[in-house]
RNA sequence: CUCUUAUAAAGAGUAGUGGAGGGACUGGCCCUAUGAAGCUCGGCAACCUUUCAUGUUUAACAUGAAUUGGUGCUAAAUCCUGCAAAACAUUAGUUUUGAAAGAUAAGAG
Numbered sequence: 001c002u003c004u005u006a007u008a009a010a011g012a013g014u015a016g017u018g019g020a021g022g023g024a025c026u027g028g029c030c031c032u033a034u035g036a037a038g039c040u041c042g043g044c045a046a047c048c049u050u051u052c053a054u055g056u057u058u059a060a061c062a063u064g065a066a067u068u069g070g071u072g073c074u075a076a077a078u079c080c081u082g083c084a085a086a087a088c089a090u091u092a093g094u095u096u097u098g099a100a101a102g103a104u105a106a107g108a109g
Stems, first nucleotide, its partner, number of pairs: 001109007013041001015040003021031003025082001027080002042074003047070002050066007078101001083098006
C1' cells in the first nucleotide's frame, strides 16, 4: 500500500509543555491567544492478547467479569454533506434507507 471482516448518536482533563493553527478531502458550518497542532501525564473504552468464572462439551466456542500487554480514542453523530433510491413538498428543500469515501481494530497478501 491492497484485500476481507467488524464497529461508530455512549464514554473520557479547569493538568504540564508548546506557541498558530485545527476539524482526512469537497461545499458548508465550526473550534482556536479565555491558547490550535504536536509531545508528556492523566482518563475513556474493551478490537486483539492475558487472567478468572459459567455454559455447551473435550476441543474449542459462547457469555460475563477484570484490564497484564498491543493498539485506539479523549469539541460538535465519522460535526453535516458528496452518489443512488423512496416518501413528503413542488420555490427552497426535509426525512429515511443503502452505497461511496475516510477512521479504528483483527486477519491475509